[in-house]
Molecule: small-subunit ribosomal RNA
Organism: Anaerovoracaceae bacterium
C1' cells in the first nucleotide's frame, strides 16, 4: 500500500464486497504446563440458607461467673456415748468486701464510610473553568479562656395483666459523660451607633460604645482520657455561574408560580424556594415545546492525522436500593442490611394478628448463545469502636473453576540413502510423501519420585503454603490439531458425483475429464489453539474542517423583489474582543508515549519525565472587528439624446375561412395508398354580388430587437416600466448575497357570466387490420376567444443560480458616441453569434456571454428499485401542488467514447440479384433420394441456403454395420511363453440348410560334437491380450461444406488518444480486384487479388510410325494399297505472339477511359486448376487416426435365411411425354474423347430380335469397342388421346451369375393408362452459353433416366439499377455485442414476501381536569393531660381536632405510541403460462415532459413546449 465486480473491449462515475486490527464475547473441532488479568453485555425478575456493622465495663446502674479474704455452717462423719445422743475433721449453700472475666439495658461513637447496580435522568446530572462579598463541617490540629451550684426522672430488675406468636401494659425501685434549672462569660449572636481602610450594588474588614441572650461532665490502673466556649487551619459537603454534552422539524409555537416587583414565610445559605398583593412580562428557527434514546467522565478500540466508535474490569462524579411517598434523628441522609404510611408479592398463624425486602459475598430457581465456591484468612492494606489489648469487617489478601484474554515454555536433538515397507500420482520410465521412519549416539525444559525450602513482617504474629525456588534421581518415554489450497489469497493433482448432492466473503462452481462439490494424497497458513459468528474502526476522500461535487453520470430552486444571516472599496487615528507573543494557574491518580529498572524473558510491575484545552495576568497592534474623521473609483442621483414585437386600456384596417341572401350554371362534389362514410337534382362543387360574425394579423422578418423568467409581431392614441450612449454636477460605500417571506409565472384544467368563424380531446361513422379502442378520412362536444377569480406545474433547458475581478486572437450581426469623412477603415462603451489558443474536462466538449483562474452569499446530491409512492401536516372548489419515507430486494443502475452488427437511415458500387428474353420445375406416368407409416428387421449417417439421383464410382449371395435362428470363446487378425508335430498347399471322401468338424494320401529347410540346436509352419495349452460399423464430431487430429474467386484481412517502426483504439486501409478519380494514380502522419511489410501453371485459339521451328498423300511411279472394282515423301493434315517438343505497344479524343499533362488501325487473337482473348484472416461449438468416431467411456462364453467372431426393395401419404431430384420445328418408313452424310488380356471381340454364318457359334487381330496413333445422332433427302400420316405417349399387365425368350421367389438387365409378340403445356409459387442461363442430339467411362460377374467426360447442331434478349435477394466501401442512429431469429413494456393467470388502507378489538407510557385521601411537616387551636421551673398566677410542653399540601386509589375527555383485524390497494420476487408490440434504427404514426380526456393491456389522442 490496495484488490475483486457493471463493458465485447475502454475511460469515468457510482455502490457492493475482501484482505487489518478490536472484543467482558458465544458456537465448531481440538486441548500439554506455568504468570498476570479477566468471568450474568439477558430478568433494576424472584429468592431457601448462612455471613456481610458494630464497638465502648476508662460513661451508668444491675445481673453472672471465677478466684481470694471474712463470716457463715450443710451434706458426710473419724472418735466417744449413758445409745438419748455428743462430736474432732470437713467444709457445702449463703452474705459481705476485694479482685478479674462477662455483659442484655441505659448512655457514647459508628450504623451518611466501605461493598453493589445503571432503573432513572438529556440535566448545572457529567467535564472543564471560575464564584460563593450568600453557606455549613462531627472524628483530627492549633491557640485562647472555663468546668461553679443544685434538681427530678427512667431503662434494667421486681410483680402484675393481655397476647398463639411478634410483642405490649400497669404499678413499684435505680445510676450515670442521660435529662433539667440557676450561676459566670466574649473576641460569640443581635439591635444601635461612631472612625478608618477596601471593593463588587446589597456591602466588606479593623478599632471603639450601649443594651439583651447564651455553657459544660465526668471517668481512670494517676501515667492519661474525655467536657465547654471561641478564633483559626485542614478536610468534606451546599449553592451560583460561562462554555461544552445524541436523534427527530413527518413535533412550531411553549409558559400562569409562568417572567419581574413589593412585603413577608423559610433555609446552612442565595433565590417564585413558598405566601400575599401589583405589573403583564419570559422562552423559541442560534430549535423553544414534544418525542425517542442514554448515566456522564478518565479512558478503551479503530485511525497516518482530523475523525468515528464505546463507557466492562480500574479511578472520578450522579442516580438508586421490592414500588410509591413523607419525615425523624444527626456535623452530614430524607438514610440498601433505619423509622411511618400506601401498594403488589412472599411466608407465619390458634384467623385475632404478624413477618420481609441480595442492584452486598456466596448460593438458587428462572430468563438466555452466554458468565465461577453456599472455600481460607484478618497474616498484609485499609475501615469502625475502644487509652489499651482487642474485637468486628464477604472491604481486602489469597484459594477454586473457565484456553475468555495476554505473554512465556514444551511436546525432542544429532547422525542416517537400500532414498525400506507402505500410501498416491504416473508418459509405465519414474516421481512424491522422505532424512521422514527404522537404525545409532544424546539431552532433560515440561513431568514424575524422594529431600531441603523463603521473602512477603523493622520485635512477635503467614490464609496463601510445605507455595515459588533448590538439589538429586528416572526415563524420549506422558504432551498436536485447526483451516485453507479457481481468483483477490500462500498452496495441485486422483478418484467419485454429474445445474445432483453440495459450496458461496464478493465474483460465481456444479448439466460425465470440475485445481471451486465429497473422499484421498500432496501442499500452504496460523499453532493449544484454530475457524465461524456477532459488533466497532479502518480500507470508505463512500458526508469529502483536513478531504468530494452539480452542462450530459445523483445533484441550480420556474423567475424576480427583498427581511434575518452571511461578506464587504481607498486613506487616517483611537480601542484591544477576535488574533499573536511571554508568564504564571489547572488540566486528580491511573493509562498513554520515552528512559530506567524488579520478577531467569515477556506479559505484568515500579521510578522519573512528558499535553492540547480552559482560566488569570502583562505585552504587540500588521489584519478582521468596534467608534470617529475624510475620499471616490463600488453604488445611486441629474441633464441631452437615440433605439426597441416590453407592459396596459381604447379606437381603426384589409386579406382569408365560414355561413346567410340573391344571380348565372348543371351532376356531380369532396376525400385516399386505394376507397368509403359525408355533401348534391330539394341544384351541391364551381362563378358573380352583397351581408354577417368570430378570430388571427401573410409580404418586412433576420442564430435580429424587447422582457427577470413565462413571454412579446397589423395599425394609430393615451398611460406607463426598465435599458444603453453621451456629459459636467452631487451624494459619499448608501454595496453584493439572500433562509423563511411576498410577487410574476406557457399550456392544460377549474367556477362565473359572455362569445363561438376556424380547429379540436371525447363522441360517432367509413376504412385499414388477425384485431385496431390507433395511425388515414368524413362529421363533431368541450376547450381554444373575451372579463373577473383560482390552480403554480412544463425537456418552466444554455438541463449551466447570481455577484465581482483577470486571462491569446479571428470574423459576423445590432444600439449609441469619438476620428476620419465621398466610402473604406480605425477608436471607444453595451448586447447577441461563430471559429479558435492557453487552460479544464472522464470524455463529448467549454474557451472574455468560461464548464478557465480566484473570492463572496443562496440552493441542491450521496447506488438501482420499491418512490416522487405511503402515513401524517399545510395549500387548493376539484383536479391535485408542496413537503417527503420505511420494510423489502437487486449488484449493479449509470455518463461519454471505441470495435463490430443492425435499421421498414443516407450515399456509391457490385453480381442471371432485378430487369429484358430462352428453357424449365410445380399438374402426368415412371426411376431416384427423403421424411412418415409399417415391420423382427426395414443398420447408420447427412436437415434452411450450404440434407433430399447426398456418404454409395453400382444392395440378388457377399457387400451388411440390422433382424431371425445355429455355432465358436486366446478367438477370424497381432506379439510374447510352452508342449507337440513336419508342415502349408493340394487331393479324395464322410457329415451340416451352412460354417465349425472328422478320416485318409501326398508333403520342409540349415546348423551340428549326431545328443541336438535353430527357422519356418500347422495343432493343442496358459495368461497377457486380440476384437468392437458400441457412445461421445459439444473432449480431438486431418478432411469437407458455406460466405466467396466476395476483395478484402493483417502487421513492423512512426505519430494521434488516459484508454479501448485510430492512423496506415480515409479524400478525389479509376478498375473485375485494397487494380493503380494523385493527394495525405504517414513510411514500409505479409496473406489474400494480378501473374507465374494446364488447356484452348494463330505462326514458326524440330522431328516423321501405328499418323499423312501434294507432286512422281506401281497396282486395284475400289481403298496410302505399294514403292517414295514428309510439302500438307496430325501427333508432340521447343519457340513465336499481346504490352494499351501505335494513333485520336476525354482526363488533371496521372492512373483510366472511349473510338481506331493492324493483328489469328485486344485492353483478364475462352475455359481450368488455384479459395486470404476469419464465421456458423457447421459435416463426419461408420473413410483413416485417436482422449475418455462401455461390452469381454458377448455390444466380439461366424453360417443359412430374410431385410436395407415394405406403402392410405407428403416433398427434393430427373427420365419420358403431352406432339406436326413431330412420329414413322426408306435411302444417306460428319465427330471428339476414351477403353481394352481373367479383356475388348473382326470376318464368316445361325436367329424376327436379345443373342449364339466362331476364332483373325490387338498389351492398341497399327486390331477392337464402333453403325455417331440430330442434321440432310425420299414417302406417309392430317389434328385425333392420334401411325402421339409409352406405363401397366400376359406370354415366349436371352444374357449374367452357385444363385434372378422376395429383388437383375435385355429381346420379341400382344396390351395401351395417365398426359392436350401445367394454381399459388418457383430455377437455370449473357455465347460456341441456353437449348437439343447423340458418343465414351469409372465403378461393375450382371444391373443407369444417376455422375464424370466428349464432340455435332446452334439461338433470343441486355432498356437500365427505381425494385426483391446476396455481397462490398463510406456515413448515420442505436437502450443490440449469444450482436434484429437482438433487446424490450404493461396488463391477465399462479405462488411466496415486506408493506400502506380498514368497521372496529387490545395494550402501554406521559401529561391534564375531577373526587377521596394515608403518613408526614407546617400553621391553627388545644376546655384534656403533663415529675423538672415558680409561693401562687403561670411560662412551656404533650394528647386531641382541624386546615393547605399530598402518594396510592378512582373518573372522565383528547392526543400519542405500538400490537392485531373480515376486506383492500398499488409493490417485489420466481428456466421456460396467457394477450399484445409501446421503446431502442426514421423502431415502422420521431421521441420525450406538463396537463385534460379515452382505452383489457402496453398506449392513443387534444393543447403548449423541448431536441436529450
Nucleotide at each position: 500500500a490496495g484488490a475483486g465486480u457493471u463493458u465485447g473491449a475502454u475511460c469515468c462515475u457510482g455502490g457492493c464486497u475482501c484482505a487489518g486490527g478490536a472484543u467482558g464475547a458465544a458456537c465448531g473441532c481440538u486441548g500439554g504446563c506455568g504468570g498476570c488479568g479477566u468471568g450474568c453485555u439477558u430478568a433494576a425478575c424472584a429468592c431457601a440458607u448462612g455471613c456481610a456493622a458494630g464497638u465502648c465495663g476508662a460513661g451508668c446502674g444491675g445481673g453472672a461467673a471465677u478466684a481470694c479474704a471474712u463470716c457463715g455452717g450443710a451434706a458426710a462423719g473419724a472418735u466417744c456415748u449413758u445409745c438419748g445422743g455428743a462430736g474432732a475433721u470437713g467444709g457445702a449453700a449463703g452474705a459481705u468486701a476485694u479482685a478479674u472475666u462477662u455483659u442484655a439495658g441505659c448512655g457514647g461513637c459508628g450504623g451518611a464510610c466501605g461493598g453493589g447496580u445503571g432503573c432513572g435522568u438529556a440535566a448545572c446530572g457529567c467535564g472543564u473553568a471560575g464564584g460563593u462579598a450568600a453557606u455549613c463541617u462531627g472524628c483530627c490540629c492549633u491557640u485562647a479562656u472555663c468546668a461553679u451550684c443544685g434538681g427530678g426522672a427512667u431503662a434494667a430488675c421486681a410483680c402484675a395483666a393481655c397476647g398463639a406468636a411478634a410483642g405490649c401494659u400497669g404499678u413499684g425501685c435505680u445510676a450515670a459523660u442521660a435529662c433539667c434549672g440557676a450561676a459566670u462569660a466574649a473576641c460569640a449572636u443581635a439591635u444601635u451607633u461612631u472612625u478608618a481602610a477596601g471593593g463588587c450594588a446589597u456591602c466588606u474588614u479593623a478599632g471603639g460604645a450601649a443594651u439583651a441572650u447564651c455553657a459544660a461532665a465526668g471517668c481512670c490502673g494517676a501515667g492519661g482520657c474525655g467536657g465547654a466556649u471561641a478564633a483559626g487551619g485542614a478536610u468534606g459537603a451546599g449553592c451560583c455561574u460561562g462554555c461544552g454534552u445524541c436523534u427527530g422539524a413527518u413535533u412550531a409555537g411553549c409558559u400562569a408560580g409562568u417572567u419581574g416587583g413589593u412585603a413577608g414565610a423559610g433555609u446552612a445559605a442565595c433565590a417564585g424556594c413558598c405566601u400575599a398583593c401589583c405589573a403583564a412580562g419570559g422562552c423559541a428557527a442560534c430549535g423553544a415545546u414534544c418525542a425517542g434514546u442514554a448515566g456522564c467522565c478518565g479512558a478503551c478500540c479503530u485511525g497516518a492525522g482530523a475523525g468515528g466508535g464505546u463507557g466492562a474490569u480500574c479511578g472520578g462524579c450522579c442516580a438508586c436500593a421490592c414500588u410509591g411517598g413523607a419525615a425523624c434523628u444527626g456535623a452530614g441522609a430524607c438514610a440498601c442490611g433505619g423509622u411511618c404510611c400506601a401498594g403488589a408479592c412472599u411466608c407465619c398463624u390458634a384467623c385475632g394478628g404478624g413477618a420481609g425486602g441480595c442492584a452486598g459475598c456466596a448460593g438458587u430457581g428462572g430468563g438466555g448463545a452466554a458468565u465461577a465456591u453456599u472455600g481460607c484468612a484478618c497474616a498484609a492494606u485499609g475501615g469502625g469502636c475502644g487509652c489499651a489489648a482487642g474485637c468486628c469487617u464477604g472491604a481486602u489478601g489469597c484459594a477454586g473453576c473457565a484456553a475468555c484474554g495476554c505473554c512465556g515454555c514444551g511436546u525432542g536433538a544429532g547422525c542416517g540413502a537400500a532414498g525400506a515397507a507402505g500410501g498416491c500420482c504416473u508418459u509405465c520410465g519414474g516421481g512424491u510423501c522422505g532424512u521422514a521412519a527404522a537404525g545409532c549416539u544424546c539431552u532433560g525444559u515440561c513431568g514424575c519420585a524422594u529431600g531441603g525450602g523463603a521473602a512477603g513482617a523493622g520485635a512477635a504474629g503467614g490464609a496463601c503454603g510445605g507455595u515459588a525456588c533448590c538439589a538429586u534421581g528416572u526415563g524420549a518415554g506422558g504432551a498436536a490439531g485447526c483451516c485453507c489450497c479457481g481468483g483477490c489469497u500462500a498452496a495441485c493433482u486422483a478418484c467419485g458425483u454429474g445445474c445432483c448432492a453440495g459450496c458461496a466473503g464478493c465474483c460465481g462452481c456444479g448439466g460425465u475429464a470440475a485445481u471451486a462439490c465429497g473422499u484421498a494424497g500432496g501442499g500452504g497458513g496460523c499453532a493449544a489453539g484454530c475457524g465461524u459468528u456477532a459488533u466497532c474502526c479502518g480500507g470508505a476522500a463512500u458526508u469529502a474542517c483536513u478531504g468530494g461535487g452539480c452542462g450530459u453520470a445523483a445533484a441550480g430552486g420556474g423567475u424576480g423583489c427583498g427581511u434575518a444571516g452571511g461578506u464587504g472599496g481607498c486613506c487616517u487615528g483611537a480601542c484591544c474582543a477576535g488574533u499573536c507573543a511571554g508568564a504564571g494557574g489547572u488540566c486528580a491518580a491511573a493509562g498513554g508515549c520515552a528512559a530506567c529498572g524488579g520478577c531467569u524473558c515477556a506479559a505484568c510491575c515500579g521510578u522519573u519525565g512528558u499535553a492540547a484545552g480552559c482560566c488569570u495576568u502583562u505585552g504587540a497592534a500588521a489584519c478582521u472587528g468596534u467608534c470617529g474623521g475624510g475620499c471616490u473609483u463600488g453604488a445611486g442621483u441629474u441633464c441631452u439624446g437615440g433605439a426597441g414585437g416590453g407592459g396596459a386600456a381604447a379606437u381603426c384596417g384589409g386579406a382569408a375561412u365560414u355561413c346567410c341572401u340573391a344571380g348565372u350554371g348543371u351532376a356531380g362534389c369532396g376525400g385516399u395508398g386505394a376507397a368509403a362514410u359525408g355533401c348534391g337534382u330539394a341544384g351541391a362543387u364551381a362563378u358573380u354580388a352583397g351581408g354577417a360574425g368570430g378570430a388571427a394579423c401573410a409580404c418586412c422578418g433576420g442564430u435580429g430587437g424587447c422582457g427577470a423568467a413565462g413571454g412579446c409581431g397589423g395599425a394609430u392614441u393615451u398611460c406607463u416600466g426598465g435599458a444603453c450612449a453621451g456629459a459636467c454636477a452631487c451624494u459619499g460605500a448608501c454595496a453584493c448575497u439572500g433562509a423563511g417571506g411576498c410577487a410574476c409565472g406557457a399550456a392544460a384544467g377549474c367556477g362565473u357570466g359572455g362569445g363561438g368563424a376556424g380547429c379540436a380531446a371525447a363522441c360517432a361513422g367509413g376504412a385499414u387490420u388477425a384485431g385496431a379502442u390507433a395511425c388515414c378520412c368524413u362529421g363533431g362536444u368541450a376547450g381554444u376567444c373575451c372579463a373577473c377569480g383560482c390552480c403554480g406545474u412544463a425537456a418552466a433547458c444554455g438541463a449551466u443560480g447570481a455577484g465581482u475581478a483577470c486571462u491569446a486572437g479571428g470574423u459576423g450581426u445590432u444600439g449609441g458616441c469619438c476620428c476620419a469623412a465621398c466610402a473604406a477603415g480605425g477608436g471607444u462603451c453595451g448586447g447577441u453569434g461563430c471559429c479558435g489558443c492557453a487552460g479544464u474536462u472522464a470524455a463529448c466538449a467549454c474557451a472574455g456571454u468560461a464548464a478557465g483562474u480566484a473570492c463572496u452569499c443562496c440552493g441542491c446530491c450521496u447506488g438501482g428499485g420499491a418512490a416522487g409512492u405511503a402515513c401524517g401536516c399545510u395549500c387548493g372548489c376539484a383536479a391535485g401542488a408542496g413537503u417527503g419515507a420505511a420494510a423489502c430486494u437487486c449488484a449493479a443502475a449509470g455518463g461519454a467514447a471505441u470495435u463490430g452488427a443492425c435499421g421498414g437511415g443516407g450515399a456509391c458500387c457490385c453480381g442471371c440479384a432485378c430487369a429484358a428474353g430462352u428453357a424449365g420445375c410445380g399438374g402426368a406416368g415412371c426411376a431416384u433420394g427423403u421424411g412418415g407409416u409399417u415391420u423382427a428387421a426395414u443398420u447408420c449417417g447427412a436437415a434452411g441456403c450450404a440434407a433430399c439421383g447426398c456418404g454409395a464410382a453400382g444392395a440378388a449371395c457377399c457387400u451388411u454395420a440390422c433382424c431371425u435362428a445355429g455355432g465358436c470363446u486366446u478367438g477370424a487378425c497381432a506379439u510374447c511363453c510352452c508342449u507337440u508335430u513336419g508342415a502349408c498347399c493340394g487331393c479324395a471322401g464322410a457329415g451340416u440348410a451352412a460354417u465349425g468338424u472328422c478320416u485318409g494320401c501326398u508333403u520342409u529347410c540349415c546348423c551340428u560334437u549326431c545328443g541336438g540346436g535353430g527357422a519356418c509352419a500347422g495343432a493343442g495349452g496358459u495368461g497377457a491380450c486380440a476384437g468392437g460399423u458400441g457412445g461421445u464430431g459439444c473432449a480431438u487430429g486431418g478432411u469437407u461444406g458455406u460466405c466467396g474467386u466476395c476483395a478484402g484481412c493483417u502487421c513492423g517502426u512512426g505519430u494521434c488518444g488516459u484508454g479501448a483504439g485510430a492512423u496506415g486501409u480515409u479524400g478525389g478519380g479509376u478498375u473485375a480486384a485494397g487494380u493503380c494514380c494523385c493527394g495525405c502522419a504517414a513510411c514500409g511489410a505479409g496473406c489474400g487479388c494480378a501473374a507465374c501453371c494446364c488447356u484452348u485459339g494463330u505462326c514458326u521451328u524440330u522431328a516423321g510410325u501405328u499418323g499423312c498423300c501434294a507432286u512422281c511411279a506401281g497396282g486395284u472394282u475400289a481403298u496410302g494399297c505399294u514403292g517414295g515423301g514428309c510439302a500438307c493434315u496430325c501427333u508432340a517438343g521447343a519457340g513465336a505472339g499481346a504490352c494499351u505497344g501505335c494513333c485520336g479524343a476525354g482526363g488533371a499533362c496521372a492512373a483510366c477511359u472511349c473510338g481506331g488501325a493492324g493483328g489469328a487473337a485486344g485492353g483478364u482473348g475462352g475455359g481450368g486448376a488455384u479459395g486470404a484472416c476469419g464465421u456458423c461449438a457447421a459435416a463426419u468416431c461408420a473413410u483413416c487416426a485417436u482422449g475418455c467411456c462401455c461390452c469381454u462364453u458377448a455390444u466380439g467372431c461366424u453360417u443359412a435365411g430374410g431385410g436395407c426393395u415394405a406403402c392410405a401419404c407428403a416433398c427434393g431430384u430427373g427420365c419420358u411425354a403431352c406432339a406436326a420445328u413431330g412420329g414413322c418408313u426408306g435411302a444417306u452424310a460428319c465427330a471428339a474423347a476414351g477403353g481394352g488380356u481373367a479383356g475388348c471381340c473382326a470376318a464368316a454364318c445361325c436367329g424376327u430380335g436379345a443373342g449364339g457359334u466362331g476364332g483373325a487381330g490387338c498389351c492398341a496413333a497399327u486390331c477392337c469397342c464402333a453403325u455417331a445422332a440430330a442434321a440432310a433427302c425420299a414417302g406417309u400420316c392430317c389434328a385425333a388421346g392420334u401411325u402421339c405417349g409409352g406405363a401397366u399387365u400376359g406370354u415366349a425368350g436371352g444374357c449374367u451369375g452357385a444363385a434372378a421367389c422376395u429383388c437383375g438387365c435385355c429381346u420379341a409378340c400382344a396390351u395401351g393408362a395417365a398426359g392436350c403445356c401445367g394454381g399459388a409459387g418457383u430455377u437455370a442461363c449473357u455465347a460456341g452459353u441456353a437449348a437439343u442430339c447423340g458418343c465414351g467411362a469409372a465403378u461393375c460377374a450382371g444391373c443407369a433416366u444417376g455422375u464424370c467426360g466428349c464432340g455435332g447442331u446452334g439461338a433470343a434478349u441486355g432498356c437500365g439499377u427505381u425494385c426483391c435477394c446476396g455481397g462490398g466501401u463510406c456515413u448515420u442512429g442505436u437502450a443490440c455485442a449469444c450482436a434484429c431469429c437482438g433487446c424490450c413494456c404493461g396488463u391477465c393467470a399462479c405462488a411466496c414476501c415486506a408493506u400502506g388502507g380498514a368497521a372496529g378489538c387490545u395494550u402501554g407510557g406521559g401529561g391534564c381536569a375531577c373526587c377521596c385521601a394515608a403518613a408526614g411537616u407546617c400553621c391553627g387551636u388545644g376546655a384534656u393531660c403533663c415529675a423538672a421551673c415558680g409561693a401562687a398566677a403561670g411560662a412551656g410542653g404533650a394528647a386531641g381536632c382541624g386546615g393547605c399540601c399530598u402518594a396510592a386509589g378512582g373518573u372522565g375527555a383528547a392526543a400519542c405510541a405500538a400490537g392485531u383485524g373480515a376486506c383492500u390497494g398499488g409493490g417485489g420476487u420466481g428456466a421456460a403460462g396467457u394477450c399484445g408490440u409501446a421503446a431502442c434504427a426514421a423502431g415502422g404514426u420521431a421521441g420525450c415532459c406538463g396537463u385534460a380526456u379515452c382505452g383489457g393491456a402496453a398506449g392513443g389522442u387534444g393543447c403548449g413546449g423541448c431536441u436529450g